[in-house]
RNA sequence: GACUGAAAAGGGCAAACCCACCGCGAGGUGGGGACGCAAAGCGAGAGGUCUCGCGCACGAGAUAGCUCAGCCGCCAGC
Numbered sequence: 001g002a003c004u005g006a007a008a009a010g011g012g013c014a015a016a017c018c019c020a021c022c023g024c025g026a027g028g029u030g031g032g033g034a035c036g037c038a039a040a041g042c043g044a045g046a047g048g049u050c051u052c053g054c055g056c057a058c059g060a061g062a063u064a065g066c067u068c069a070g071c072c073g074c075c076a077g078c
Stems, first nucleotide, its partner, number of pairs: 003077003012037002017032006035065001041071002045068003048063006
């Protein structure tokens, strides 16, 4: 440095649901809570899905826990 995640150690994150707040909405933030996750770390570049305007086009948004690509990273094995 590449690949892999069977076992192990130290840990990390936190779905649904509930409460509060923010947003027209998708959804977000905080608290509780754990279904899961080896990138469930970071960021909307491409596609997908979703929302709003307004039916399409188009525009403005949401989603990184949908896929691909990008950047960075712990432990162990090889």